[in-house]
RNA sequence: CCAGACGGCCGGACGACCGCUGCCAGCACCGAAAGGGGCGGUGGAGGAAAGUCCGGGCUCCAUGGGAAAACGGUGCCGGCUAACGGCCGGCGGGGGCGACCCCAGGGACAGUGCCACAGAGAAGAGACCGCCGGGACGGCCGAAAGGCCUUCCAGGCAAGGGUGAAACGGUGGGGUAAGAGCCCACCGCGCCCCUGGCGACAGGGGCGGCACGGCAAACCCCACCGGGAGCAAGGCCGAAUAGGGAUGGCCGGCGGGAUUCCUUCGGGACUCGCCGCCAGGGGCUUCCCGCCCCGCCAUCCGGGUUGGCCGCGAGAAGCCCCUGGCAACAGGGGUUCCAGAGGAAUGGUCGUCCUGUUCCCGGCGAGAGCCGGGGGCUGACAGAACCCGGCUUACAGGCCGUCUGGCAUU
RNA sequence: GCCGGGUUAGCACAGCGGUAGUGCAAUCGAUUCGUAAUCGAUAGGUCGCGAGUUCGAUUCUCGCACCCGGCACCA
Numbered sequence: 001c002c003a004g005a006c007g008g009c010c011g012g013a014c015g016a017c018c019g020c021u022g023c024c025a026g027c028a029c030c031g032a033a034a035g036g037g038g039c040g041g042u043g044g045a046g047g048a049a050a051g052u053c054c055g056g057g058c059u060c061c062a063u064g065g066g067a068a069a070a071c072g073g074u075g076c077c078g079g080c081u082a083a084c085g086g087c088c089g090g091c092g093g094g095g096g097c098g099a100c101c102c103c104a105g106g107g108a109c110a111g112u113g114c115c116a117c118a119g120a121g122a123a124g125a126g127a128c129c130g131c132c133g134g135g136a137c138g139g140c141c142g143a144a145a146g147g148c149c150u151u152c153c154a155g156g157c158a159a160g161g162g163u164g165a166a167a168c169g170g171u172g173g174g175g176u177a178a179g180a181g182c183c184c185a186c187c188g189c190g191c192c193c194c195u196g197g198c199g200a201c202a203g204g205g206g207c208g209g210c211a212c213g214g215c216a217a218a219c220c221c222c223a224c225c226g227g228g229a230g231c232a233a234g235g236c237c238g239a240a241u242a243g244g245g246a247u248g249g250c251c252g253g254c255g256g257g258a259u260u261c262c263u264u265c266g267g268g269a270c271u272c273g274c275c276g277c278c279a280g281g282g283g284c285u286u287c288c289c290g291c292c293c294c295g296c297c298a299u300c301c302g303g304g305u306u307g308g309c310c311g312c313g314a315g316a317a318g319c320c321c322c323u324g325g326c327a328a329c330a331g332g333g334g335u336u337c338c339a340g341a342g343g344a345a346u347g348g349u350c351g352u353c354c355u356g357u358u359c360c361c362g363g364c365g366a367g368a369g370c371c372g373g374g375g376g377c378u379g380a381c382a383g384a385a386c387c388c389g390g391c392u393u394a395c396a397g398g399c400c401g402u403c404u405g406g407c408a409u410u
Numbered sequence: 411g412c413c414g415g416g417u418u419a420g421c422a423c424a425g426c427g428g429u430a431g432u433g434c435a436a437u438c439g440a441u442u443c444g445u446a447a448u449c450g451a452u453a454g455g456u457c458g459c460g461a462g463u464u465c466g467a468u469u470c471u472c473g474c475a476c477c478c479g480g481c482a483c484c485a
Base pairs, nucleotide, nucleotide: 001406002405003404004403005402006401007400008399009398010397012353013352014351015350016349017348018347020044021043022042023041024040026039027038029036030035046381050392051391053390054389055388056387057386058230059229060228061227071226072225073224074223075222076090077089078088079087080086091105092103093102094101095100106221107220111219112218113215114214115213128161129160130157131156132155134153135152136151138149139148140147141146169187170186171185172184173183174182188210189208190207191206192205193204194203195202196201234310235309236308237307244301245300246299247298248297249296250295251276252275253274254273255272256271257270260269261268262267280294281293282292283291284290303484304483305482317336318335319334320333321332322331323330324329354379356377357376358375359374360373361372362371363370364369411481412480413479414478415477416476417475420434421433422432423431428465436452437451438450439449440448458474459473460472461471462470
């Protein structure tokens, strides 16, 4: 210098003028006061505020019980964390010369299912071509023994060819009529043992002659996690309406009494009183059942409103330093306060500079181009809506650090 | 803001691991004096887009884009 890998950061700067918006109340004004808000002071988007894909806080609802069932999710090991499907460090597999990158990475001897077409055969499978020896008819050669060829028959084999995404271990040797884990060595696979490691796993040894194809982002099995809904949650105040209709539902605790009923002998049903509650109470009735009235809750129909306040930002917060840890992160100390309103502000113009691009002029150069001056255009993705931790996606341009490969020079 | 559902031919919809179909519409032909109806035939697909799993994806999984629907309070 060229090509690349990984990590981090910025994402126009400054000034003037004109605006928008939250808060404060120093000055002036209005007001009896509460207060209003003109001047003023002060704060005012992001690395993703986005998608709403995960996890939590918070709130309400539900809850006899449960590590239940059902349903959904996650899935190598260890750690971090409030938690996670996130992060860190390892292991195994794959890719790259390398820096480094990628992996939904449990189980296919628990069971069920699928594997189209092609192919002989697709899971305890199979023989189309082929290889091998035997038999039969015929032909040819030969003096004979015998040899060769075509066709057929019944067999042996699975090496080679062929099909396929995948063919029931691979390579080499021995062996054989031809072959075959038939035998042997190595590799793969399975089981057992030893050593190292918290572990995933790694290394070594022995045994087994191969039984055990693939798919679980097919059902499923195993382990672990999850009650449901979401700030339009939820609470308070106000206004308005027919304060309407339909359906369904409505106690808990403590103490006492009586001994009629049930009992698993604990108690329950019954009855009286007190307390609590967004909830029950009263009447008819001898009692049970049932009915009626007042009230509360839920859903639906009908009606009304489109108001205010809280929730709502001091937090798993930011920055700096120290300690522990390879790291994620944890602990300690110091310091800072930093948008919050609603269909909802955070902007516009001008000037100077910066970035990129393009044009013109001048100079240099053989040329690509370089230097100086000037003009135009340009600066992405995108906008907080209860908050936080992640992931994913979008993003003009630029900066920094570490590392790899190559070339050249010393 | 929050929560659900969908995207397949011009239109409306099936299909849910193994060559993508049905109805209407379109084109051509027959029938008719002509048109409609009817009959016969034909053409037309990036299965929204991009990755992954698989031998193989419209179908299964993930990401993205677009479209549709629901959710306010009071009595």
This is a predicted complex of two RNAs, RNase P RNA and transfer RNA, with 485 nucleotides together. Rfam match: Bacterial RNase P class A. The family's RNA type in Rfam is ribozyme.